Large-subunit ribosomal RNA, domain III from Blochmannia endosymbiont of Colobopsis nipponica, 385 nucleotides, folded computationally.
Its mean pLDDT, the model's own confidence on a scale to 100, is 82.
NCBI's taxonomy places the organism under Bacteria, Pseudomonadati, Enterobacterales, ant, tsetse, mealybug, aphid, etc. endosymbionts, Candidatus Blochmanniella.
RNAcentral holds the full RNA, with entries from ENA.
Rfam family: Bacterial large subunit ribosomal RNA.
Context: one part of a larger RNA
Order: sequence, then C1' cells, then structure tokens
RNA sequence: AAGUAACGAUAAAGUAGGUGAAAAACCUACUCGCCGAAAAACUAAGGUUUCCUGUCCAACGUUAAUCGGGGCAGGGUAAGUCGACCCCUAAGGUGAGGCCAAAGGCGUAAUCGAUGGGAAACAGGUUAAUAUUCCUGUACUAGAUAUAACUGCGAAGGGGGGACGGAGAAAGCUAGGUUCGCCGAGUGACGGUUAUCUCGGUUUAAGCGUGAAGAUGGAAAAAAUAGGUAAAUCCGUUUUUUUAACAUUUAGGCGUGAUGACGAAUCAUUAAGUUGGUGAAGGAAUCGAUGCUACGCUUCCAAGAAAAGCCUCUAAGCAUUCAGGUUAUAUUUAAUCGUACUCUAAACCGACACAGGUGGUUAGGUAGAGAAUACUAAGGCGCUU
Repeated sequence: AAGUAACGAUAAAGUAGGUGAAAAACCUACUCGCCGAAAAACUAAGGUUUCCUGUCCAACGUUAAUCGGGGCAGGGUAAGUCGACCCCUAAGGUGAGGCCAAAGGCGUAAUCGAUGGGAAACAGGUUAAUAUUCCUGUACUAGAUAUAACUGCGAAGGGGGGACGGAGAAAGCUAGGUUCGCCGAGUGACGGUUAUCUCGGUUUAAGCGUGAAGAUGGAAAAAAUAGGUAAAUCCGUUUUUUUAACAUUUAGGCGUGAUGACGAAUCAUUAAGUUGGUGAAGGAAUCGAUGCUACGCUUCCAAGAAAAGCCUCUAAGCAUUCAGGUUAUAUUUAAUCGUACUCUAAACCGACACAGGUGGUUAGGUAGAGAAUACUAAGGCGCUU
C1' cells in the first nucleotide's frame, strides 16, 4: 500500500418466542425460497470414533457464537440364515523333485489366489445412539446323536450336472401408479359452497399348501456292448417292444401365515420432541415397467471360463453287522471376525469446512417419446459474515 482487496457458487430470507453476560447466524413455532435420476435414501472402497449425551468457548470455524465434524468427560456397534472366515477354482503367483549358461531364470506334482461358483429369514416392535443381529410372531438350513422302518455300502477314479456370447422380437406376469368404492374427519375470518364437495386413510413378508401362463426333452421298458486309461448295474452306442400324454423346469395367482401386526382418528398424560390406552375401513377396476418367467425363444458369427458343492456308477476294501446307506421323528450344535458414523462428501482423493474428482443399488406425481426439460411428493437444504 491499507484497515484497502477478500470473507469461496446470486438457492433468500422474514416474524415471534426461548436460552444466555451478549443472539442476523443456536433452539422452537409459523411463513418464504431452493433441490427432487438429487442438493433424497442405501451401499463398496477409503476414512477411523467424525456417531449419541452432558458440559465448555482460549485455540480451530475466513465474522459473532450460547452453536459445531472444535476441547473435556461418559456412553454406543449384540447374527446358525447379511458379509467375511470356510469349500471351489480363473488370470496370475509360489513351487518339493526336475532343467539351466546357476547369488539368477524356467517349471511338474502340489499349494495359494475373486472381480466368479457353493446350505439356510421374513414381518412388526424397540434405543439418545444397534438392529434381516435385541424382543414378539411365524420360518428355514447343515451336521451330530438317539429311536423306528427298510437296506450293499464304499473314491483323490468314470459319467451327468454346475455351464455361461451378441443382437432382436413377441407373450405371460409383478413392483408401482391412478381412479372408483369403503371408512374417518371437516363446513369456510370476504359474496357463494350439505355437495357429483374438501382433506386423510384404505398396509401386511418369508415360509408352507395348492396349482400351472409358459419353456425344454419325445418318453418308458428290455436286451446287446471292441468306447469313457482298471471296473461298472452309470454314461455313450446299437437293436427290439410299448406309448401320445409323460418327465423335468418354472414367474405369477389363490389359500394359509393373520381371531396376529399395522392403521386414520380419538381419549388421557407430560415442562417437552413425549408416554399410555381405545382402534374404523382395510375391496375392486384400470394403466403398467428398463424388474421376473429367461439368455427361455429366434437369429448372427468373431463361436462365447474352470473347479467344487450336488446326483449317479463301480475299484481296492468291508461285508449279513452295535458297521455303512435311505426315509421319518425327536434332541442337540452352528465357533471366530466385521456391524457405530460418513460415502457426488465439511468425515474419501485434492496442503483448506476447497465451485474439482469418486464404483454399485432404489427411481413417486402432473405435462412429455423420455432417467430430457419444467413444476412438485417423500426426504433434505437456504451453501458460516
């Protein structure tokens, strides 16, 4: 320079009350404004206590601060079913023996390695802060043991299955929306408004049972067997016979779950957001997905993982059994770790409470082809002078 520029998106504030030494900014109420394929909700990564309560205001906060993601103290994360761990493998890594030109490199068996495959839970309630974890109700899965009935069991091996690309079209559904009906409340601060009026509500899961819009395959039995590294009753191949509805799979619907829960409203209560009680209606039509049936079908060429769990077959072996297997019932077990909070952000990456960057999921209404755009619901904010 100068008490000048600046105080970080032009989404916006106003009034009243409270607290307090002090209030433009904190709290409460009523208005106003902004976002609404987001500036809402959930989550992976990352952060690591920032979460909740009490208290404090030196410093931090681009101003003040009674406030805070700030200081101090206390509290908070509950699982057989969610995720990890676990079983399995991919790219890739390590690598006994082995090879080698040897402090190195390659690589068989093996062993690791998810971004993939593999058992099982939903609805309601509850806390200041957790909930598919606690509580209530109703379920399911795997193993072990016992009992009963029946009975050839047995693998690191064989076979099946798991098991997979792009694009397109049509169908059946559902989530959800809207309207009618039903239930409850209301009757106008200014002329009219008891009406074909206004406002609010009309919600309910997994599981179990039934059943089938569809999809796929022709199916079943017997016999034979130079294949599947040995064997096989399994698979494959071949032959014969019978048969046109049979097998497998599968959304959704309906019933049950539910004489339950939730529920507008209303009554009582409290200093207060409260807390406690009673508890109506709870049906139908229509529109309708980018979700499900389902990579199912059609079509195309560039021809689109593996292994285990699972089903089945026998080998070695054990064998007529206190073994093993199947089915049913009952009892019992299910450890460990994560779980707070944030997550288009003031909590992550950017030296900052930085107009930048950050994977996935949900997707209301009116107008619209639309996830564009405009307005808006739920919800959240007015961007710290």